[in-house]
RNA sequence: UAGCAGGGUACUUAGGGUUCCGCUCGCAUCCGGCGAGGCCAGGUCCGAGAAGUGCCGCCAGGGUGGCAAAUUCCACCUUGGUACACGGCGGGCCAAAAUCCCGGGAGAG
Numbered sequence: 001u002a003g004c005a006g007g008g009u010a011c012u013u014a015g016g017g018u019u020c021c022g023c024u025c026g027c028a029u030c031c032g033g034c035g036a037g038g039c040c041a042g043g044u045c046c047g048a049g050a051a052g053u054g055c056c057g058c059c060a061g062g063g064u065g066g067c068a069a070a071u072u073c074c075a076c077c078u079u080g081g082u083a084c085a086c087g088g089c090g091g092g093c094c095a096a097a098a099u100c101c102c103g104g105g106a107g108a109g
Stems, first nucleotide, its partner, number of pairs: 007056006015046002020043002022040001023037005057082010084104001086107001090102003
């Protein structure tokens, strides 16, 4: 300097705004509502590479079975592992915003 890899998913949390619900204020009020407000704690909703948990996958050790045979192939069971990780500006999605996506990016060490 270059390349490959650092897996996937569900639920949840930090966090996020305001489409719907609710709430607040005003108007109207027979019924049915209309407008504004997220500097409204909330419900729905979005939601982490560097957050949590589970499941799957992958890797390694041990075991069981299959087939003519197996350290070599296939299936299953079990134990363990799956490390480390500072990070803009700007842009994008949805109603809108965001630790979502661009992005383990640019950059720094």
A computed fold for a 109-nucleotide RNA from a Paracoccaceae bacterium, annotated as Guanidine-I riboswitch aptamer. The model forms 100% of the base pairs in the Rfam consensus. The sequence was found by an Rfam model in a public genome assembly. Its mean pLDDT, the model's own confidence on a scale to 100, is 84. Its Rfam family is "Guanidine-I riboswitch aptamer". Its family is annotated with regulation of gene expression in the Gene Ontology. NCBI's taxonomy places the organism under Bacteria, Pseudomonadati, Alphaproteobacteria, Rhodobacterales, Paracoccaceae.